[in-house]
Molecule: Bacterial RNase P class A
Organism: Actinoplanes sp. OR16
RNA sequence: CGAGUCGGCUGGGCGGUCGCGUCGGUGCCUGCACAGGUGCCGCCGAGGAACGUCCGGACUCCGCAGAGCAGGGUGGUUGUUAACGGCAACCCGGGGUGACCCGCGGGAAAGUGCCACAGAAAACAGACCGCCGGCACACGCUUGAAGCGUGGCGCCGGUAAGGGUGAAACGGUGAGGUAAGAGCUCACCAGCACCCCGGGUGACCGGGGUGGCUCGGUAAACCCCACCCGGAGCAAGGCCAAGCAAGGCCGCUGCCGCAAGGCGACGGCCGGCGCAGGCGUUCGAGGGCUGCUCGCCCGAGCCUGCGGGUAGGCUGCUCGAGCCUGCCGGCAACGGCAGGCCUAGAUGGAUGGCCGCCACCGGGGCCCAGGCCCCGGCCACAGAAUCCGGCGUACAGGCCGACUCGUCCG
Repeated sequence: CGAGUCGGCUGGGCGGUCGCGUCGGUGCCUGCACAGGUGCCGCCGAGGAACGUCCGGACUCCGCAGAGCAGGGUGGUUGUUAACGGCAACCCGGGGUGACCCGCGGGAAAGUGCCACAGAAAACAGACCGCCGGCACACGCUUGAAGCGUGGCGCCGGUAAGGGUGAAACGGUGAGGUAAGAGCUCACCAGCACCCCGGGUGACCGGGGUGGCUCGGUAAACCCCACCCGGAGCAAGGCCAAGCAAGGCCGCUGCCGCAAGGCGACGGCCGGCGCAGGCGUUCGAGGGCUGCUCGCCCGAGCCUGCGGGUAGGCUGCUCGAGCCUGCCGGCAACGGCAGGCCUAGAUGGAUGGCCGCCACCGGGGCCCAGGCCCCGGCCACAGAAUCCGGCGUACAGGCCGACUCGUCCG
């Protein structure tokens, strides 16, 4: 200098001016209280992903009596965390010269399925071309008979070493052996099973010995194995007000009545949807425990149909498994200790406009660089809504660090 690998940060800054929202302070007005309106001052006011809704939780409510089946999730080891399918480190396998990257990483000897085409044959498979032997046939040699050689492969038998097909063909190389061959035998190697030693928390790694010789792939196919799993969700949940198509009690008064008492108007307090049908009240309607079964629990009112009214306000609501700095432990993720900080809480839903300077980007010019001037832009992905930890996806421009390889110079 070039090429690459991994990781991190940012996503405009400052000043002025006008304008928004919560909260705090203060003055004024309305006002019984509660509370509301308005002026001024002050603190604070969107994200690294607020997106996706893919996981895990906190929190709230229902339940908590389990058991079985079904269903779902995870799948190397160790550590970390509130937890996770996350993160860190390591092991094994694969890719890369390397830094590094990838992995739906347990089981194919429990069973089932699939491996097109080609090929003889795709799992305890198999003979297409071949190789060898025997019988028969033809020819030649020898010859009393028998025998030997050559040929073709008609029939029978042996063979899977050589060749071919294919992604993959029942270990590889070499030697011996054989009629020809084959782990048939031997040496070395790979694999498998068993045993021993060493290292490591462990997955595993290294070494040694014995042995039969050696029964593919695929589970991101069904399946088997191991471990784990209540449901619903802030529109959760709690409180208040209003209203409709009940009423009850008290007071007072008009009417009816012999009286007791009844009906109506007015006032006050409490309280509150109407009609119809079915079932049921301990011989249990209905409901709950995930989807089902068993079993268990609650239970006096439920279920269904047709109608009426309301959809308002307050709370939950932001102090958190919170953030920042330093030290210690740890390879790291992360943990511990000490100190400091408080940073939106809206509810038709707030944070914007303008000006100036700087920064950044694009274009042009001066003088190629350093530098200067002019014009334009201010551009990415994108906006809280109960909160948090992750993962995935999107991202114009800019900046930083570590490492690898190649080339050149010293």